[in-house]
Glycine riboswitch aptamer from an uncultured Pseudomonadota bacterium, 101 nucleotides, folded computationally. The sequence was found by an Rfam model in a public genome assembly. Its Rfam family is "Glycine riboswitch aptamer". About the family: This family represents the bacterial glycine riboswitch. Glycine riboswitches usually consist of two metabolite-binding aptamers domains with similar structures in tandem.
RNA sequence: CAGUGGCAAGCGAGAGAGAUCUGGGCGCACGUCAAGUGGUCCGGGCGCCGAAGGGGAUAAGGUCCUCCGAAACUCUCAGGCAAAAGAAUCGCCGGCCACUC
Numbered sequence: 001c002a003g004u005g006g007c008a009a010g011c012g013a014g015a016g017a018g019a020u021c022u023g024g025g026c027g028c029a030c031g032u033c034a035a036g037u038g039g040u041c042c043g044g045g046c047g048c049c050g051a052a053g054g055g056g057a058u059a060a061g062g063u064c065c066u067c068c069g070a071a072a073c074u075c076u077c078a079g080g081c082a083a084a085a086g087a088a089u090c091g092c093c094g095g096c097c098a099c100u101c
Stems, first nucleotide, its partner, number of pairs: 003099005010092004018046001020045007028038003047081003053077001054075003061068002
């Protein structure tokens, strides 16, 4: 120098599921300034999604076996269900660390 592994970053792609019902607040907007409508914040209900994170058990395998053992499987605690944001994973790109040489 090259190689292998790990870590986080930048750029690009990136699915699914109610713009659901309802209570309250607002010095917000509209309104015949009334009733209300919209927006926003904080709750409650029912229905859903799985690809942040997390849990589960098992497969191959291991071989101290009533054990260990992964996931995109599964559970939905958390998170999410217009857009935005986020998003496992993949690609590009270089950086740092470790090992080997």